About this RNA:
Large-subunit ribosomal RNA, domain IV from a Ktedonobacteraceae bacterium, 329 nucleotides, folded computationally. Model confidence (mean pLDDT): 88 of 100. RNAcentral holds the full RNA, with entries from ENA.
Context: one part of a larger RNA
């Protein structure tokens, strides 16, 4: 000096990103127990008191009553919840990054959409075959949401999906008008030219499925949900009016929020003093309704703010023990 323990005057979080760590609480019995609530809980809420030994009485005993005794201390050692208030998120128990993350992430019961009539859909396999399922739509697969309460608005123009079949487009294929090459033959003195049939090459019109175009539907499908100007007898504001654009212009609820840039917004609360916190306001840069919205008792090794208790976290250090370092051997 370090590590691990023990103790500490006065103060008691002044430490620190943060009470991290430590201290404190702790067992059993009696008493008593709030808001809120899904009436089950919350709850061991919180808070308060008792606990040893001797004699005696009651009792079978456990145990209880009475009288007394000792200590600083009686669950006499050890072992054995700290508590409360408020908010965010997630309903809950559960699961997860084996070896830096346990969470607000995943799952979940619930709700919804969608596919599938059985040789089911879906999945694995080249196939046989198998799972689904020795099940049968109260079933099975996919996707989303995520207890419960109250709800879940408008838009089908784009993309997707479903349905439709009149018309347009249209592959292979069918079709084969024609065109070209070749030449028996004809013409020509010749060069050359014409050229049937056949064969070969090419090939127009026309017919031709799905798809696409087209016509409808569908948002708990992917998604989207405006701007400018004016107006009320102080001012300010605008219930109201005008106009442009759109498929439709964000409804209820919430809102400086796990979302707010400006921003430490403004006001109130808590503090002597509060960029955090709580309650409001609404000017929402850039909330918003199953990519769910808003609440919510209970729950959480969750996150945030405050308080009581408690303490060497600190003011500010000191002492002791054990081990190591160090010196000598």
């Nucleotide at each position: 000096u370090c590590a691990u323990g023990g103790c500490u005057a006065a103060g008691g979080a002044a430490c620190u990103c943060g009470g991290c760590a430590a201290a404190a609480u702790g067992g059993c019995c009696c008493u008593g127990u709030a808001a809120c609530u899904u009436c089950g809980g919350g709850a061991g809420a919180a808070g308060g008191g008792g606990c040893g030994c001797u004699u005696u009485c009651a009792g079978c005993a456990a145990u209880g009553g009475a009288a007394g005794c000792c200590g600083c201390a009686g669950u006499g050692a050890a072992a054995a919840g700290g508590c409360c208030c408020a908010g965010g998120c997630g309903a809950c128990u559960g699961u997860u990054u084996a070896a830096c993350a346990a969470a607000a992430a995943c799952a979940c019961a619930u709700g919804g959409c969608u596919u599938u009539g059985c040789a089911a859909a879906a999945u694995c396999g080249a196939a046989a075959g198998a799972u689904g399922a020795c099940g049968u739509a109260u079933a099975a697969g996919g996707c989303c949401u995520g207890a419960c309460a109250c709800c879940u608005g408008c838009c089908c123009g784009g993309u997707g999906c479903c349905g439709g079949a009149a018309g347009g487009u249209u592959a292979a294929g069918a079709g084969g008008g024609g065109a070209u090459g070749u030449u028996a033959g004809g013409a020509g003195c010749a060069a050359u030219u014409c050229g049937a049939a056949g064969c070969a090459u090419u090939g127009a019109a026309u017919c031709g499925a799905a798809g696409c175009c087209c016509c409808g539907g569908u948002a708990a499908a992917c998604g989207g949900c405006g701007g400018c100007c004016g107006u009320a007898a102080c001012u300010a504001u605008a219930a109201c009016g005008g106009u442009c654009c759109u498929a439709a212009g964000g409804u209820a609820g919430c809102g400086a929020a796990a979302u707010u840039c400006c921003u430490u917004g403004u006001c109130g609360g808590g503090u002597a003093a509060g960029u955090u916190c709580c309650g409001a306001c609404c000017u929402g840069c850039a909330c918003g309704a199953a990519u769910g919205g808003u609440g919510u008792a209970a729950c959480g090794a969750u996150c945030u703010g405050g308080g009581c208790g408690c303490u060497g976290u600190c003011u500010c250090a000191g002492c002791c023990a054990u081990g190591a370092g160090c010196u000598c051997g």